[in-house]
RNA sequence: AGAGUUUGAUCCUGGCUCAGGACGAACGCUGGCGGCGUGCCUAACACAUGCAAGUCGAACGAAAAUACCAAAGCAGCAAUGCGGGGGUAUUUUAGUGGCGGACGGGUGAGUAACGCGUGAGCAAUCUGCCUUUUGGAGGGGGAUACCGACUGGAAACGGUCGUUAAUACCGCAUUAACGUAUAUGGACGACAUCGUCCGUAUACCAAAGGAGCAAUCCGCCGAAAGAUGAGCUCGCGUCUGAUUAGCUAGUUGGCGGGGUAAAGGCCCACCAAGGCGACGAUCAGUAGCCGGACUGAGAGGUUGAACGGCCACAUUGGAACUGAGAUACGGUCCAGACUCCUACGGGAGGCAGCAGUGGGGAAUAUUGGGCAAUGGGCGAAAGCCUGACCCAGCAACGCCGCGUCAAGGAAGAAGGCCUUCGGAUUGUAAACUUCUUUUACCAGGGAAGAAGAAGUCGGGUUCCUGGAAAACAAGCCACGGCUAUCUACGUGCCAGCAGCCGCGGUAAUACGUAGGUGGCAAGCGUUAUCCGGAUUUACUGGGUGUAAAGGGCGCGUAGGCGGCAUUGCAAGUCAGAUGUGAAAUGCCGGGGCUCAACCCCGGAGCUGCAUUUGAAACUGUAGAGCUUGAGUGAUGGAGAGGCAGGCGGAAUUCCUGGUGUAGCGGUGAAAUGCGUAGAUAUCAGGAGGAACACCAGUGGCGAAGGCGGCCUGCUGGACAUUAACUGACGCUGAGGCGCGAAAGCGUGGGGAGCAAACAGGAUUAGAUACCCUGGUAGUCCACGCCGUAAACGAUGAAUACUAGGUGUGGGGGGUCUGACCCCUUCCGUGCCGGAGUUAACACAAUAAGUAUUCCACCUGGGGAGUACGGCCGCAAGGUUGAAACUCAAAGGAAUUGACGGGAGCCCGCACAAGCAGUGGAGUAUGUGGUUUAAUUCGACGCAACGCGAAGAACCUUACCAGGAUUUGACAUCCUACUAACGAGGUGAGAUACGUCAGGUGCCCUUCGGGGAAAGUAGAGACAGGUGGUGCAUGGUUGUCGUCAGCUCGUGUCGUGAGAUGUUGGGUUAAGUUCCGCAACGAGCGCAACCCUUAUUGUUAGUUGCUACGCAAGAGCACUCUACGCAGACUGCCGUUGACAAAACGGAGGAAGGCGGGGACGACGUCAAAUCAUCAUGCCCCUUAUGUCCUGGGCUACACACGUACUACAAUGGCGGUUAACAGAGGGAAGCAAGACAGUGAUGUGGAGCAAAUCCCUAAAAACCGUCUCAGUUCGGAUCGCAGGCUGCAACCCGCCUGCGUGAAGUCGGAAUUGCUAGUAAUCGCGGAUCAGCAUGCCGCGGUGAAUACGUUCCCGGGCCUUGUACACACCGCCCGUCACACCAUGAGAGUCGGGAAUACCCGAAGUCCGUAGUCUAACCGCAAGGGGGACGCGCCGAAGGUAGGUUCGAUAAUUGGGGUUAAGUCGUAACAAGGUAACC
Repeated sequence: AGAGUUUGAUCCUGGCUCAGGACGAACGCUGGCGGCGUGCCUAACACAUGCAAGUCGAACGAAAAUACCAAAGCAGCAAUGCGGGGGUAUUUUAGUGGCGGACGGGUGAGUAACGCGUGAGCAAUCUGCCUUUUGGAGGGGGAUACCGACUGGAAACGGUCGUUAAUACCGCAUUAACGUAUAUGGACGACAUCGUCCGUAUACCAAAGGAGCAAUCCGCCGAAAGAUGAGCUCGCGUCUGAUUAGCUAGUUGGCGGGGUAAAGGCCCACCAAGGCGACGAUCAGUAGCCGGACUGAGAGGUUGAACGGCCACAUUGGAACUGAGAUACGGUCCAGACUCCUACGGGAGGCAGCAGUGGGGAAUAUUGGGCAAUGGGCGAAAGCCUGACCCAGCAACGCCGCGUCAAGGAAGAAGGCCUUCGGAUUGUAAACUUCUUUUACCAGGGAAGAAGAAGUCGGGUUCCUGGAAAACAAGCCACGGCUAUCUACGUGCCAGCAGCCGCGGUAAUACGUAGGUGGCAAGCGUUAUCCGGAUUUACUGGGUGUAAAGGGCGCGUAGGCGGCAUUGCAAGUCAGAUGUGAAAUGCCGGGGCUCAACCCCGGAGCUGCAUUUGAAACUGUAGAGCUUGAGUGAUGGAGAGGCAGGCGGAAUUCCUGGUGUAGCGGUGAAAUGCGUAGAUAUCAGGAGGAACACCAGUGGCGAAGGCGGCCUGCUGGACAUUAACUGACGCUGAGGCGCGAAAGCGUGGGGAGCAAACAGGAUUAGAUACCCUGGUAGUCCACGCCGUAAACGAUGAAUACUAGGUGUGGGGGGUCUGACCCCUUCCGUGCCGGAGUUAACACAAUAAGUAUUCCACCUGGGGAGUACGGCCGCAAGGUUGAAACUCAAAGGAAUUGACGGGAGCCCGCACAAGCAGUGGAGUAUGUGGUUUAAUUCGACGCAACGCGAAGAACCUUACCAGGAUUUGACAUCCUACUAACGAGGUGAGAUACGUCAGGUGCCCUUCGGGGAAAGUAGAGACAGGUGGUGCAUGGUUGUCGUCAGCUCGUGUCGUGAGAUGUUGGGUUAAGUUCCGCAACGAGCGCAACCCUUAUUGUUAGUUGCUACGCAAGAGCACUCUACGCAGACUGCCGUUGACAAAACGGAGGAAGGCGGGGACGACGUCAAAUCAUCAUGCCCCUUAUGUCCUGGGCUACACACGUACUACAAUGGCGGUUAACAGAGGGAAGCAAGACAGUGAUGUGGAGCAAAUCCCUAAAAACCGUCUCAGUUCGGAUCGCAGGCUGCAACCCGCCUGCGUGAAGUCGGAAUUGCUAGUAAUCGCGGAUCAGCAUGCCGCGGUGAAUACGUUCCCGGGCCUUGUACACACCGCCCGUCACACCAUGAGAGUCGGGAAUACCCGAAGUCCGUAGUCUAACCGCAAGGGGGACGCGCCGAAGGUAGGUUCGAUAAUUGGGGUUAAGUCGUAACAAGGUAACC
């Protein structure tokens, strides 16, 4: 730091996803040790049990225990013993009293708040214990708990009477104070009330003792100050929602009072009507806040576990008491819920303390030890208490450290895995040798942590020493790309994987397993969440012409921003100083645990807030100025600007009348419609409504919508000139107000034409459309609504600046004129274009450039501009405007193709012009279909169908039936044996049986034998397969197409895909060639080179030829044959063309513009054809899907199609004459002459010939005669008989001959094929295959035409261009209804539940006020009584109840649309002019 994913590819926009870090985590697999941390995130759910707050006897009385002294008394002679009143000492304690239970510990429910953070303030406050200072403590009184007696109750807990103490309680006195209150003098200060200090006067308020021999110590009271802690107030900051816009009655303020430690509506009475809110009140939702933590480059974002600060809470709600402090977690009272006890009367309880239990949950520990340390409470102290705390236990939950060994070791072992079978890999890895001992284990010694004796615990631990043995210790995930890491097998769109893209349909590096490899490591993966990447909310740091996004337009409020120069102030701003910003954390530098984590010390920092001093440029503010922004005035001209009134002509329609007659009208073609009741047409007159031709113009005006005949009136704005006036008066503009096309709505008019709806006619498969004939709302007017449009320049407004050129509208100036032209300037409106901008297209002074200000809007596609709610509207509807769910894209611009019922140019037997056909008949042949035991298989538009097949009776043969066979019909290897072979017989045959008849080879030899080849038998390796897959393949072939195309290098252009070249102007059969050109060259194609044919000549000639009469021989002139050359190149002339290329005409020539024909087929397309020519991967069969044999089948036959042959006749049939003329081939298992036989097929026989020699071999159309238009002397199918040939064999199933028979057919519907010259047509001849079998195929020559104006149209192709939502490329893409399934959601008669409030009722505990009723120790009083207190009554008041609304959620018959879902239905709306341009 980026990467993957939209496309055929590209750039951009834009979302989704990944790599990183973190965690109080959980889950899966695995697990050696230690250190330091951390550990209910859920049910603020319920809790058994134990513990968590006590302490002081030096405050008090009392009691008890122990020890001692010891009286009376008793026993005893006495000693002494018993006894124990009383006393002393020590210890303990229920109670009174003091201090502490407001700290410490827990939790985060509530709280959007002065709760928290930060900074101030209190002149409006309090503060126990502590510190300092100062002063003081005299004298009294009345009770009470404990205790005792009686007594209630199950218990909890009490009641009555009696008795007693205090540092408990209550008066009095004292002197003050710097105390309090009131009044008041002076000084100082402040912020209004006021404060501080020094005074004066009056009034008022204190106290407690204890220990000690004592000194003294600890306490007590008043006051002042400090410290600490607390309270209150204020500035600023502190989440989301406006689909929450208004809220508020103690509400806001005042005066007076009450209350409090204290200001205050905190509370009360009265008075006023305020207060808050778009700078977001109120309401709703969510949430403890912070230091910090995580992440990030930072700015930010998220978070608030652990540690620290603050707050709130303690089962839920309410309340006060005590106290320095609480409205009190382990206190009190009341109410509710729950649990427990109960004798049913009544009581008890509160783990969000530490453990622990149940429950919830994916999930979170021990009912441990100790007060030794640190800290806290009490105490004079010893000490006691302390689940705070310190430790231990459990958990890989996290961080950190260590280890699981180290070195050598190649036979590169075995095993595994792969393999091209050679090997490679695991792999120095192991084994083996040597060494070491960290951890763990054993034994011994043995710390610090305590100062000051005391160390629980860790613990006999850290550490040190010694010992044994490599001994006890490795897993997890991944391996298609992103992303480091690859093979095999299994599976076969199955099972499965997947974070995204996507894998899997028989060769899966993507599933599962194995081997290997990569990564991390006592962990590794997964899941959840947060930040990052994401500049994807953009302050740093984004956008809005077409990708999402400029409001339809104006006026204008708040707000934001604002010209030149000057003087002050100092709010912003900048600088200095001061205070604060707790500690911890983080950073830097040191230090301590062996290191690290961890801990300690120091420093900077904490970007903030506040105070203060200064500066004055900029912003602000105040004052006084300026004129250029803005406005006013004056003078002008332009204009479909607006409103109202009036006027006009043309046209359509209608009405009346005339003329006139059969049609009119309409369309692609028609019909509906109108018309003999007189239309259309035409003339005249009239009526009525609407719109204003020409002018007219990317001309004008207006803010936009919009505005068009002429005239008049009223009226808005802009522009120019001038520079008289004002003096910043400006720009923008959330809300607000107004205007706002068309359609639509309301009321009333009007209605000619046009025309939704509707009707009819057509079209069509249908046609609720397009076309036609009609036609109503509406369109028009007035008034009122609606408020939207692709309301568009898809471009908000304003200002300034930044090259030019050219047109046009309006105005001014200048030069010059007779008028123009011309120069210049301002305002408007267009085009082109530079810089710049842009993803590109494009924009470009009318910016989408460079800047500033303000407003509006956007943040993936769909759902959806939908639902709900609000507002507006008469309605239609508008405006504001979501979510669930779903997808990995949706999109913009440009590129290359392909396509178009787009355009241009060009070519082709493509059409046209012609000739002959096919399609009709019969036959042949192939195919489909059907049939069959089988009718083997393949080929299917062109480019399958007389095709593979250049030839199925057996064979072929792959198919069927039957019968056989199993190392095999064929190949290689091993062992043993044997020569091999084998007539005849059974059998359908193969084979088997078997006579065994016959028969015994080759090479070497040491003569024993061995070997080669062959056969038999056996064993397995293997053979074999026309079995599958042509969509695993090679090779071969077809086709576009013999079409003129297809590319590359370098350069240039473009961000890029790509473009250029290859386009353009000519020309050509041709990307052939010329010219031009940011291209210059080159390659594969074209052409040429090759073969053949047409010509002459040279040379050579036998089998050819003949000038020799024949033969022989001779010869090579001719015919002919063969070889190698020559020849033709637009070379020459003329015309045209651009001076080119080239075209046209001509000459010469055998041949003329590629002379004719052939071979030759660019890059590629069609998953085209072929696994059955061959080869081949994989799969399948292996006594069979192999092999062999016999017979059958491939030849079937209601039918359909293709390709041919023969015909339908006279351009003919038949017969004849014979005669003439070919070319190219074939021939030895062959061609076969002459001759003979036969009507003939053919036979007999065999000359000649391995061929320019012999044979096939007769060429046929031609010519002559006849027939005379008929189903014929046409036609020959079919059938019968008799023969011939081939062959083992012609039944299924061959060909030929003769005689007889004599079918359809009289030129062929729609449609369709071939051919442009030696061609079509027609005539015969030959060959391959082959025993035999051709109407097929491949060749050969003979005779020998017609027509082409031309490129509009059909088909195919090429080039350029255009559109595109196509790229599997139009056989494309794609829309909507309906039907099925699933999902979320809206409405819904309602039903159920929750929340926050309101009104009223009831009214606990309790404070407070008053008090006439009841009761009452201290003080006063002789007493009565007073004062004070308690109870009762009153206000307020929680829970509860009632009521109607409000809000949120759940659910519901039914219903609405939406989304998703390989192959459902109907159409074809969109994308091309998408076949009616599309869209709003």